[in-house]
Parts: sequence; structure tokens; C1' cells
RNA sequence: UUUAAUUGCUUCUAGGGUUCCGGUUUUAGUUUUGAUGGCUCAAACGUCUGGUCCGAGAGAGGCAACCAGUCUUUAGUAUUUCGGCAAUUUUGUAGAAACACUAGCUGGUCACACGGCGGGAAAAAAGCCCGGGAGGU
Repeated sequence: UUUAAUUGCUUCUAGGGUUCCGGUUUUAGUUUUGAUGGCUCAAACGUCUGGUCCGAGAGAGGCAACCAGUCUUUAGUAUUUCGGCAAUUUUGUAGAAACACUAGCUGGUCACACGGCGGGAAAAAAGCCCGGGAGGU
């Protein structure tokens, strides 16, 4: 901006790095007859498969939300009108029509979608955020 409505939350994955855990390497100490073994502290490594963690508009699901219809031929509630029966305390009860709301149900919102550089995050990085942006067709 358009649309009746163009929404939110959550789970997982592609992917991501290194706070924490784990792993590898190294110095020192300790244990040991000795040790390339065990244990402890520290440092480095994500070009360490991993656990924790972050994580998609254009990936996969779930839950909710919004819009329209269905309106008595599904259900419930309320109002109005008609009018039968009983009663006479001005009430009770069965039915018909109109109309409104809620629930249920159906459909849609959820279709389509090429996309930088650069910047941002108290671990860090990313398809996360800026961003359905700039740009392109």
C1' cells in the first nucleotide's frame, strides 16, 4: 500500500559458531621401581564427530487467532408477534412465524516469492535481526 481478513506462539530441521560439558595437544606438579599409565592446575585447538546453546519471509509440522458463509432443513439462549388449552391469583403450558447472539460445520487468511554488500547480538557465528530491505525480473 492492498485485502472481508494478510496475525501470534510453539516444536523440529538445513545451517551456525565455541560460553559451559566433553575431546585432543602441551608445560608443571603428584602417584609409581619406573612409565608414553592415573590424578590435579593452567594454556592452546571448532580445519574436534559430539552434548548444552542460536536457528529460517522465501524449510517441515502443531496450537491458537482473524474474515466470510451456513440462521432453523444442526444445537443452545434471548426478544417480538400470532394463537390453542387450563385457570381466574392476571398465571401456567404445547405450537407456528420473524429476528439476534453463541457453539458446531465449510472455506479463506496459509497464494506467490531471484535477492547482495555492509552492519547488529554481553560466548561467538549463521539461512537469526536490519530484510518480502537495496537491487533485479
Molecule: Guanidine-I riboswitch aptamer
Organism: Trichocoleus sp. FACHB-262